This is a predicted structure of a 71-nucleotide RNA (transfer RNA) from an archaeon.
[in-house]
RNA sequence: GCAGGCGUAGCCAAGCGGUAAGGCAAAAGGCUGCAACCCUUUCAUCGUAGGUUCAAAUCCUGCCGCCUGCU
Numbered sequence: 001g002c003a004g005g006c007g008u009a010g011c012c013a014a015g016c017g018g019u020a021a022g023g024c025a026a027a028a029g030g031c032u033g034c035a036a037c038c039c040u041u042u043c044a045u046c047g048u049a050g051g052u053u054c055a056a057a058u059c060c061u062g063c064c065g066c067c068u069g070c071u
Base pairs, nucleotide, nucleotide: 001070002069003068004067005066006065007064010024011023012022018054026042027041028040029039030038047063048062049061050060051059
């Protein structure tokens, strides 16, 4: 330099155009003499900037970061 893949919560991770599942962790409350266990609740404008669309995490483009292959 060329090509491909990935980027979603503190961590892991689903999502295939109709408005973000789940697990762990954390916080608040309940329970308890105090804890632990257990129960309830809370926590994401999806790397970034644009475009397409009635509607974008999802499709398209640029950029950023990481990984792989070729040279």

Record summary: Model confidence (mean pLDDT): 81 of 100. Its Rfam family is "tRNA". Rfam classes the family as a transfer RNA.